A computed fold for a 265-nucleotide RNA from a Phycisphaerae bacterium, annotated as Bacterial large signal recognition particle RNA. Its Rfam family is "Bacterial large signal recognition particle RNA". Rfam classes the family as a non-coding RNA gene. Its mean pLDDT, the model's own confidence on a scale to 100, is 79. The sequence is in RNAcentral, with records from ENA. The gene name in the source record is ffs.
[in-house]
């Protein structure tokens, strides 16, 4: 150094969350790496390692160790930019109101504001009209087993006869009563009138009319002040993404070292 045979070891590792604390089942990142059972109201162990069984590799491209480099993760430090809540009316935006008369704009010497006077608009009472109820009278209609009227078949009755009396039912009228009707006399009523007389009320509006002699309205911009309103900015809470500053862990990847026993050449 070579060959055969075996041992330590290896056959995946990490971050997270769990836990006292570890390892495993969960999620996730790396990448490709033995099989089979277990386990979140967990299993397992108190140290480097999941437990039980089984296989395959086996001292090196595969195993230890240290360095580099760094996917990804926790923690953090400032920003962006987005959801979502919610308050507040600070700024805008938008509404409402109020005041101003600065710009238009309209009216105005064919007479503005303002002021006298007399009106209607309102209110009370009244008349008259109309409507509506009701009553009277009038008109039509029905309208009495009997106890209303007329006529009274037919039977009754009375009488020697001649006749004379009462009268159901039919029909004919009527009373009261009841329904209807058109103008009409009376009474009453009011959310009835472009109506009429009289009183009120004169605050206000309206049109006249006369004084007056230059302004008036506030349509619209514009300023002022006041409420409202969460649409925007602006404020706070939570929340999400992505860039950032630090901190640890840290796969894979890349470098260096290191690594055992038996025989027999």
């Nucleotide at each position: 150094c070579c060959g055969u045979g075996c041992u330590a070891g290896g056959c995946g590792g990490g971050g997270c969350g769990u836990u006292a604390g570890c390892g495993g089942u969960g999620c996730c990142c790396u990448g490709u790496a033995c099989c089979u059972g277990c386990a979140a109201c967990c299993c397992g162990c108190u140290c480097c390692a999941g437990c039980a069984g089984g296989g395959c590799u086996g001292a090196a491209u595969u195993c230890c160790u240290c360095c580099c480099c760094g996917a990804g993760g926790c923690u953090u430090u400032g920003g962006u930019c987005g959801g979502u809540c919610g308050a507040u009316a600070g700024g805008g935006a938008g509404c409402g109101g109020u005041c101003c008369a600065c710009c238009g704009g309209g009216c105005g010497u064919u007479g503005a504001a303002g002021g006298u006077c007399g009106g209607a608009c309102c209110c009370c009472a009244u008349g008259c009209g109309a409507u509506g109820g009701g009553u009277c009278g009038c008109c039509g209609g029905u309208g009495a087993a009997c106890c209303g009227g007329g006529u009274c078949a037919g039977g009754g009755c009375c009488g020697g006869a001649a006749g004379g009396c009462a009268g159901c039912a039919g029909c004919c009228c009527u009373a009261a009563g009841c329904c209807g009707g058109a103008a009409g006399g009376c009474c009453c009523a009011g959310g009835c009138g472009c109506c009429g007389u009289g009183g009120g009320c004169u605050c206000g509006u309206c049109g006249g009319a006369c004084c007056g002699g230059a302004g008036c309205c506030a349509c619209g911009g514009a300023g002022a002040c006041c409420g409202c309103c969460a649409c925007c900015c602006g404020c706070g809470g939570u929340u999400g993404a992505c860039c950032u500053u630090a901190u640890u862990c840290g796969a894979c990847g890349g470098g260096a070292g290191g690594u055992g026993c038996a025989c027999g050449g």